[in-house]
RNA sequence: CAUAAAUGCGGCGAUGGAGUUCGCCCCGAACCGCCCCAAAGGGCUAAUGACUCCUAAUUGAAU
Repeated sequence: CAUAAAUGCGGCGAUGGAGUUCGCCCCGAACCGCCCCAAAGGGCUAAUGACUCCUAAUUGAAU
RNA backbone atom coordinates (compact mmCIF):
# COMPACT_ATOMS: atom_id res chain seq x y z
P C A 1 -0.79 3.90 3.56
O5' C A 1 -0.93 2.92 2.31
C5' C A 1 -0.68 3.40 0.99
C4' C A 1 -0.68 2.25 0.00
C3' C A 1 -1.93 1.37 0.00
O3' C A 1 -2.97 1.94 -0.75
C1' C A 1 0.00 0.00 0.00
P A A 2 -4.52 1.60 -0.33
O5' A A 2 -4.66 0.10 -0.87
C5' A A 2 -4.58 -0.15 -2.28
C4' A A 2 -4.53 -1.66 -2.54
C3' A A 2 -5.68 -2.47 -1.96
O3' A A 2 -6.83 -2.41 -2.79
C1' A A 2 -3.63 -3.56 -1.47
P U A 3 -8.30 -2.54 -2.09
O5' U A 3 -8.35 -4.11 -1.80
C5' U A 3 -8.33 -5.05 -2.88
C4' U A 3 -8.16 -6.47 -2.36
C3' U A 3 -9.23 -6.92 -1.37
O3' U A 3 -10.42 -7.35 -2.02
C1' U A 3 -7.08 -7.52 -0.55
P A A 4 -11.82 -7.17 -1.21
O5' A A 4 -11.76 -8.39 -0.17
C5' A A 4 -11.77 -9.74 -0.64
C4' A A 4 -11.56 -10.71 0.51
C3' A A 4 -12.53 -10.54 1.68
O3' A A 4 -13.78 -11.16 1.44
C1' A A 4 -10.31 -10.76 2.49
P A A 5 -15.08 -10.56 2.20
O5' A A 5 -14.91 -11.11 3.69
C5' A A 5 -14.92 -12.52 3.94
C4' A A 5 -14.52 -12.80 5.38
C3' A A 5 -15.37 -12.10 6.43
O3' A A 5 -16.58 -12.79 6.69
C1' A A 5 -13.07 -11.85 6.96
P A A 6 -17.88 -11.93 7.22
O5' A A 6 -17.52 -11.64 8.75
C5' A A 6 -17.37 -12.72 9.66
C4' A A 6 -16.81 -12.24 10.99
C3' A A 6 -17.60 -11.10 11.65
O3' A A 6 -18.71 -11.58 12.37
C1' A A 6 -15.29 -10.57 11.67
P U A 7 -20.06 -10.63 12.49
O5' U A 7 -19.61 -9.52 13.55
C5' U A 7 -19.27 -9.90 14.89
C4' U A 7 -18.62 -8.74 15.62
C3' U A 7 -19.45 -7.46 15.66
O3' U A 7 -20.46 -7.49 16.66
C1' U A 7 -17.20 -6.96 15.09
P G A 8 -21.80 -6.62 16.42
O5' G A 8 -21.34 -5.13 16.70
C5' G A 8 -20.86 -4.75 18.00
C4' G A 8 -20.23 -3.38 17.95
C3' G A 8 -21.13 -2.27 17.42
O3' G A 8 -22.03 -1.77 18.42
C1' G A 8 -18.98 -2.11 16.44
P C A 9 -23.50 -1.21 17.95
O5' C A 9 -23.15 0.22 17.33
C5' C A 9 -22.56 1.23 18.14
C4' C A 9 -22.08 2.38 17.28
C3' C A 9 -23.16 3.01 16.38
O3' C A 9 -23.94 3.97 17.08
C1' C A 9 -21.18 2.61 15.12
P G A 10 -25.43 3.57 17.52
O5' G A 10 -26.13 3.39 16.12
C5' G A 10 -27.17 4.34 15.71
C4' G A 10 -28.51 3.80 16.13
C3' G A 10 -29.69 4.49 15.46
O3' G A 10 -29.96 3.91 14.18
C1' G A 10 -30.05 4.44 17.79
P G A 11 -30.42 4.90 12.99
O5' G A 11 -31.92 5.22 13.37
C5' G A 11 -32.88 4.18 13.45
C4' G A 11 -34.16 4.69 14.07
C3' G A 11 -34.79 5.89 13.36
O3' G A 11 -35.56 5.49 12.23
C1' G A 11 -34.74 6.30 15.67
P C A 12 -35.66 6.51 10.97
O5' C A 12 -36.62 7.67 11.48
C5' C A 12 -37.96 7.38 11.84
C4' C A 12 -38.62 8.58 12.49
C3' C A 12 -38.62 9.85 11.65
O3' C A 12 -39.67 9.85 10.69
C1' C A 12 -37.97 10.37 13.86
P G A 13 -39.49 10.69 9.34
O5' G A 13 -39.70 12.22 9.78
C5' G A 13 -40.97 12.65 10.27
C4' G A 13 -40.92 14.10 10.69
C3' G A 13 -40.37 15.06 9.65
O3' G A 13 -41.37 15.47 8.73
C1' G A 13 -39.36 15.50 11.75
P A A 14 -41.15 15.11 7.24
O5' A A 14 -42.25 13.99 7.03
C5' A A 14 -43.63 14.27 7.26
C4' A A 14 -44.47 13.52 6.27
C3' A A 14 -44.10 13.76 4.80
O3' A A 14 -43.01 12.93 4.40
C1' A A 14 -46.42 14.01 5.07
P U A 15 -42.09 13.56 3.26
O5' U A 15 -42.83 13.25 1.87
C5' U A 15 -43.30 11.93 1.63
C4' U A 15 -42.87 11.45 0.25
C3' U A 15 -41.43 11.79 -0.15
O3' U A 15 -40.52 10.86 0.40
C1' U A 15 -42.91 12.19 -1.96
P G A 16 -39.02 11.35 0.69
O5' G A 16 -38.25 10.93 -0.65
C5' G A 16 -38.29 9.58 -1.10
C4' G A 16 -37.09 9.29 -2.00
C3' G A 16 -35.74 9.57 -1.37
O3' G A 16 -35.30 8.51 -0.55
C1' G A 16 -35.81 10.53 -3.52
P G A 17 -34.36 8.88 0.72
O5' G A 17 -32.95 9.25 0.06
C5' G A 17 -32.22 8.27 -0.67
C4' G A 17 -30.93 8.87 -1.24
C3' G A 17 -30.06 9.61 -0.23
O3' G A 17 -29.26 8.72 0.55
C1' G A 17 -30.27 10.90 -2.19
P A A 18 -28.87 9.18 2.06
O5' A A 18 -27.76 10.31 1.86
C5' A A 18 -26.52 9.99 1.23
C4' A A 18 -25.69 11.24 0.96
C3' A A 18 -25.45 12.13 2.17
O3' A A 18 -24.39 11.65 2.99
C1' A A 18 -26.09 13.45 0.31
P G A 19 -24.41 12.01 4.57
O5' G A 19 -23.92 13.53 4.62
C5' G A 19 -22.60 13.88 4.21
C4' G A 19 -22.43 15.38 4.17
C3' G A 19 -22.78 16.11 5.47
O3' G A 19 -21.74 16.06 6.43
C1' G A 19 -23.75 17.24 3.63
P U A 20 -22.09 16.05 7.99
O5' U A 20 -22.57 17.55 8.27
C5' U A 20 -21.67 18.63 8.14
C4' U A 20 -22.39 19.96 8.24
C3' U A 20 -23.22 20.15 9.51
O3' U A 20 -22.43 20.57 10.62
C1' U A 20 -24.48 20.82 7.61
P U A 21 -22.84 20.10 12.07
O5' U A 21 -24.17 20.92 12.40
C5' U A 21 -24.13 22.33 12.54
C4' U A 21 -25.52 22.92 12.51
C3' U A 21 -26.47 22.42 13.58
O3' U A 21 -26.29 23.09 14.83
C1' U A 21 -27.57 22.39 11.49
P C A 22 -26.78 22.40 16.17
O5' C A 22 -28.37 22.56 16.16
C5' C A 22 -28.96 23.85 16.29
C4' C A 22 -30.46 23.79 16.08
C3' C A 22 -31.20 22.83 17.01
O3' C A 22 -31.43 23.39 18.29
C1' C A 22 -31.97 22.55 14.80
P G A 23 -31.59 22.44 19.55
O5' G A 23 -33.01 21.74 19.33
C5' G A 23 -34.20 22.53 19.39
C4' G A 23 -35.39 21.73 18.90
C3' G A 23 -35.68 20.44 19.66
O3' G A 23 -36.40 20.67 20.87
C1' G A 23 -35.79 20.02 17.34
P C A 24 -36.26 19.67 22.09
O5' C A 24 -37.08 18.39 21.61
C5' C A 24 -38.49 18.47 21.37
C4' C A 24 -39.00 17.20 20.74
C3' C A 24 -38.71 15.92 21.52
O3' C A 24 -39.63 15.71 22.57
C1' C A 24 -38.21 15.59 19.22
P C A 25 -39.18 14.90 23.87
O5' C A 25 -39.15 13.40 23.34
C5' C A 25 -40.34 12.78 22.88
C4' C A 25 -40.05 11.41 22.30
C3' C A 25 -39.32 10.46 23.23
O3' C A 25 -40.20 9.82 24.13
C1' C A 25 -38.34 10.39 21.07
P C A 26 -39.69 9.44 25.63
O5' C A 26 -38.95 8.04 25.36
C5' C A 26 -39.65 7.00 24.67
C4' C A 26 -38.67 5.93 24.21
C3' C A 26 -38.02 5.11 25.33
O3' C A 26 -37.79 3.79 24.86
C1' C A 26 -36.34 6.23 24.10
P C A 27 -38.42 2.61 25.73
O5' C A 27 -39.21 1.78 24.62
C5' C A 27 -40.47 2.27 24.13
C4' C A 27 -40.86 1.56 22.82
C3' C A 27 -40.53 0.06 22.82
O3' C A 27 -41.51 -0.63 22.03
C1' C A 27 -39.35 1.14 21.09
P G A 28 -42.62 -1.59 22.85
O5' G A 28 -43.69 -0.55 23.39
C5' G A 28 -44.93 -0.32 22.66
C4' G A 28 -45.77 0.73 23.36
C3' G A 28 -45.18 2.13 23.29
O3' G A 28 -46.26 3.09 23.31
C1' G A 28 -45.32 1.48 25.56
P A A 29 -46.63 3.80 21.94
O5' A A 29 -45.56 5.01 21.91
C5' A A 29 -45.51 5.93 22.99
C4' A A 29 -44.31 6.84 22.84
C3' A A 29 -44.28 7.64 21.54
O3' A A 29 -45.06 8.83 21.66
C1' A A 29 -42.15 6.66 21.93
P A A 30 -45.82 9.39 20.39
O5' A A 30 -44.71 10.28 19.65
C5' A A 30 -44.11 11.38 20.34
C4' A A 30 -42.79 11.75 19.68
C3' A A 30 -42.90 12.12 18.21
O3' A A 30 -43.25 13.48 18.04
C1' A A 30 -41.12 10.59 18.53
P C A 31 -44.66 13.83 17.33
O5' C A 31 -44.45 13.23 15.86
C5' C A 31 -43.44 13.73 15.01
C4' C A 31 -43.32 12.88 13.76
C3' C A 31 -44.64 12.64 13.01
O3' C A 31 -44.96 13.73 12.16
C1' C A 31 -43.50 10.58 13.27
P C A 32 -46.54 14.14 12.04
O5' C A 32 -47.12 13.00 11.09
C5' C A 32 -46.63 12.85 9.77
C4' C A 32 -47.17 11.58 9.15
C3' C A 32 -48.68 11.43 9.19
O3' C A 32 -49.31 12.13 8.14
C1' C A 32 -47.65 9.40 9.89
P G A 33 -50.80 12.68 8.44
O5' G A 33 -50.77 14.12 7.73
C5' G A 33 -50.08 15.20 8.35
C4' G A 33 -50.25 16.46 7.52
C3' G A 33 -51.70 16.81 7.17
O3' G A 33 -52.34 17.51 8.23
C1' G A 33 -50.36 16.95 5.23
P C A 34 -53.91 17.32 8.48
O5' C A 34 -54.57 18.16 7.29
C5' C A 34 -54.39 19.57 7.21
C4' C A 34 -54.93 20.10 5.89
C3' C A 34 -56.39 19.76 5.61
O3' C A 34 -57.28 20.66 6.27
C1' C A 34 -55.09 19.29 3.69
P C A 35 -58.71 20.15 6.78
O5' C A 35 -59.52 20.05 5.41
C5' C A 35 -59.82 21.22 4.65
C4' C A 35 -60.50 20.86 3.35
C3' C A 35 -61.74 19.97 3.49
O3' C A 35 -62.90 20.73 3.83
C1' C A 35 -60.35 19.13 1.77
P C A 36 -64.06 20.07 4.70
O5' C A 36 -64.77 19.10 3.64
C5' C A 36 -65.49 19.65 2.54
C4' C A 36 -66.02 18.55 1.65
C3' C A 36 -66.84 17.46 2.36
O3' C A 36 -68.18 17.86 2.59
C1' C A 36 -65.29 16.46 0.87
P C A 37 -68.86 17.52 3.99
O5' C A 37 -68.96 15.92 3.94
C5' C A 37 -69.81 15.29 2.98
C4' C A 37 -69.62 13.78 3.00
C3' C A 37 -69.75 13.12 4.37
O3' C A 37 -71.11 12.88 4.73
C1' C A 37 -67.81 12.31 3.31
P A A 38 -71.51 13.19 6.25
O5' A A 38 -70.65 12.15 7.09
C5' A A 38 -70.57 12.27 8.52
C4' A A 38 -70.55 10.89 9.17
C3' A A 38 -69.48 9.94 8.61
O3' A A 38 -68.24 10.11 9.27
C1' A A 38 -71.57 8.84 8.66
P A A 39 -66.89 10.16 8.37
O5' A A 39 -66.66 8.65 7.93
C5' A A 39 -66.27 7.68 8.91
C4' A A 39 -66.64 6.29 8.43
C3' A A 39 -65.87 5.79 7.21
O3' A A 39 -64.64 5.19 7.57
C1' A A 39 -68.18 5.43 6.89
P A A 40 -63.40 5.37 6.56
O5' A A 40 -63.82 4.58 5.25
C5' A A 40 -63.80 3.15 5.22
C4' A A 40 -64.55 2.63 4.01
C3' A A 40 -63.94 3.01 2.66
O3' A A 40 -62.93 2.07 2.27
C1' A A 40 -66.23 3.54 2.64
P G A 41 -61.55 2.69 1.68
O5' G A 41 -61.99 3.66 0.50
C5' G A 41 -62.52 3.12 -0.72
C4' G A 41 -63.29 4.17 -1.48
C3' G A 41 -62.44 5.29 -2.11
O3' G A 41 -61.92 4.89 -3.38
C1' G A 41 -64.22 6.25 -0.91
P G A 42 -60.56 5.64 -3.89
O5' G A 42 -60.99 7.14 -4.23
C5' G A 42 -61.87 7.38 -5.34
C4' G A 42 -62.33 8.83 -5.34
C3' G A 42 -61.22 9.86 -5.52
O3' G A 42 -60.85 10.02 -6.89
C1' G A 42 -62.63 10.52 -3.73
P G A 43 -59.35 10.55 -7.24
O5' G A 43 -59.32 12.09 -6.83
C5' G A 43 -60.13 13.02 -7.54
C4' G A 43 -60.09 14.38 -6.87
C3' G A 43 -58.70 15.00 -6.75
O3' G A 43 -58.29 15.64 -7.96
C1' G A 43 -59.83 15.19 -4.69
P C A 44 -56.72 15.78 -8.25
O5' C A 44 -56.18 16.86 -7.20
C5' C A 44 -56.64 18.21 -7.27
C4' C A 44 -56.09 19.03 -6.11
C3' C A 44 -54.57 19.04 -5.99
O3' C A 44 -53.97 19.97 -6.89
C1' C A 44 -55.52 18.67 -3.86
P U A 45 -52.41 19.78 -7.26
O5' U A 45 -51.62 20.39 -6.01
C5' U A 45 -51.73 21.77 -5.70
C4' U A 45 -50.96 22.11 -4.44
C3' U A 45 -49.50 21.66 -4.43
O3' U A 45 -48.66 22.58 -5.12
C1' U A 45 -50.53 21.09 -2.36
P A A 46 -47.36 22.04 -5.85
O5' A A 46 -46.36 21.67 -4.66
C5' A A 46 -45.83 22.69 -3.83
C4' A A 46 -45.06 22.10 -2.65
C3' A A 46 -43.96 21.10 -3.03
O3' A A 46 -42.76 21.75 -3.43
C1' A A 46 -45.24 20.26 -1.23
P A A 47 -41.94 21.23 -4.74
O5' A A 47 -41.40 19.78 -4.30
C5' A A 47 -40.33 19.65 -3.38
C4' A A 47 -40.42 18.29 -2.71
C3' A A 47 -39.42 18.10 -1.57
O3' A A 47 -40.06 17.33 -0.53
C1' A A 47 -39.14 16.39 -3.19
P U A 48 -40.41 18.07 0.81
O5' U A 48 -39.01 18.62 1.34
C5' U A 48 -38.01 17.71 1.75
C4' U A 48 -36.98 18.42 2.62
C3' U A 48 -37.50 18.98 3.94
O3' U A 48 -37.56 17.99 4.95
C1' U A 48 -36.19 20.61 2.85
P G A 49 -38.91 17.82 5.85
O5' G A 49 -38.85 19.08 6.84
C5' G A 49 -40.02 19.54 7.50
C4' G A 49 -39.65 20.56 8.57
C3' G A 49 -38.69 21.64 8.09
O3' G A 49 -39.38 22.71 7.48
C1' G A 49 -37.89 20.70 10.12
P A A 50 -38.97 23.24 6.04
O5' A A 50 -37.61 24.04 6.30
C5' A A 50 -37.63 25.24 7.07
C4' A A 50 -36.22 25.71 7.37
C3' A A 50 -35.29 25.74 6.17
O3' A A 50 -35.45 26.93 5.40
C1' A A 50 -34.20 24.70 7.99
P C A 51 -35.24 26.88 3.82
O5' C A 51 -33.64 26.81 3.67
C5' C A 51 -32.85 27.92 4.08
C4' C A 51 -31.37 27.58 4.00
C3' C A 51 -30.90 27.01 2.67
O3' C A 51 -30.68 28.01 1.69
C1' C A 51 -30.00 25.72 4.45
P U A 52 -30.92 27.68 0.16
O5' U A 52 -29.67 26.72 -0.21
C5' U A 52 -28.36 27.24 -0.18
C4' U A 52 -27.33 26.14 -0.40
C3' U A 52 -27.55 25.26 -1.62
O3' U A 52 -27.09 25.87 -2.82
C1' U A 52 -27.04 23.91 0.25
P C A 53 -27.78 25.50 -4.19
O5' C A 53 -27.22 24.03 -4.51
C5' C A 53 -25.83 23.85 -4.76
C4' C A 53 -25.47 22.38 -4.80
C3' C A 53 -26.27 21.53 -5.78
O3' C A 53 -25.78 21.64 -7.11
C1' C A 53 -26.13 20.40 -3.71
P C A 54 -26.79 21.42 -8.33
O5' C A 54 -27.01 19.84 -8.33
C5' C A 54 -25.92 18.97 -8.61
C4' C A 54 -26.31 17.52 -8.36
C3' C A 54 -27.54 17.03 -9.14
O3' C A 54 -27.22 16.68 -10.48
C1' C A 54 -27.68 16.33 -6.88
P U A 55 -28.34 16.91 -11.58
O5' U A 55 -29.41 15.76 -11.23
C5' U A 55 -29.04 14.39 -11.34
C4' U A 55 -30.15 13.50 -10.82
C3' U A 55 -31.52 13.71 -11.44
O3' U A 55 -31.66 13.06 -12.69
C1' U A 55 -31.73 13.58 -9.09
P A A 56 -32.56 13.77 -13.81
O5' A A 56 -34.05 13.52 -13.26
C5' A A 56 -34.53 12.18 -13.13
C4' A A 56 -35.91 12.16 -12.50
C3' A A 56 -36.92 13.12 -13.13
O3' A A 56 -37.50 12.58 -14.31
C1' A A 56 -37.02 13.28 -10.77
P A A 57 -37.88 13.63 -15.50
O5' A A 57 -39.18 14.39 -14.94
C5' A A 57 -40.37 13.65 -14.67
C4' A A 57 -41.40 14.54 -13.97
C3' A A 57 -41.70 15.85 -14.68
O3' A A 57 -42.64 15.67 -15.74
C1' A A 57 -41.37 16.26 -12.38
P U A 58 -42.52 16.63 -17.06
O5' U A 58 -43.13 18.02 -16.55
C5' U A 58 -44.48 18.10 -16.12
C4' U A 58 -44.79 19.46 -15.53
C3' U A 58 -44.43 20.64 -16.42
O3' U A 58 -45.44 20.88 -17.41
C1' U A 58 -43.68 21.06 -14.23
P U A 59 -44.96 21.53 -18.82
O5' U A 59 -44.70 23.07 -18.49
C5' U A 59 -45.78 23.89 -18.06
C4' U A 59 -45.27 25.26 -17.62
C3' U A 59 -44.41 25.99 -18.64
O3' U A 59 -45.19 26.63 -19.64
C1' U A 59 -43.40 26.13 -16.51
P G A 60 -44.52 26.85 -21.11
O5' G A 60 -43.48 28.06 -20.89
C5' G A 60 -43.97 29.36 -20.56
C4' G A 60 -42.83 30.29 -20.18
C3' G A 60 -41.72 30.44 -21.22
O3' G A 60 -42.07 31.34 -22.25
C1' G A 60 -40.77 30.13 -19.08
P A A 61 -41.36 31.20 -23.68
O5' A A 61 -39.85 31.73 -23.45
C5' A A 61 -39.63 33.11 -23.12
C4' A A 61 -38.18 33.33 -22.74
C3' A A 61 -37.15 32.93 -23.79
O3' A A 61 -36.99 33.93 -24.79
C1' A A 61 -36.49 32.11 -21.67
P A A 62 -36.50 33.49 -26.24
O5' A A 62 -34.95 33.15 -26.06
C5' A A 62 -34.03 34.19 -25.71
C4' A A 62 -32.66 33.60 -25.39
C3' A A 62 -32.04 32.76 -26.49
O3' A A 62 -31.41 33.55 -27.49
C1' A A 62 -31.83 31.64 -24.42
P U A 63 -31.31 33.01 -28.99
O5' U A 63 -30.20 31.84 -28.93
C5' U A 63 -28.86 32.16 -28.59
C4' U A 63 -28.04 30.89 -28.38
C3' U A 63 -28.05 29.92 -29.56
O3' U A 63 -27.11 30.29 -30.56
C1' U A 63 -28.43 28.73 -27.53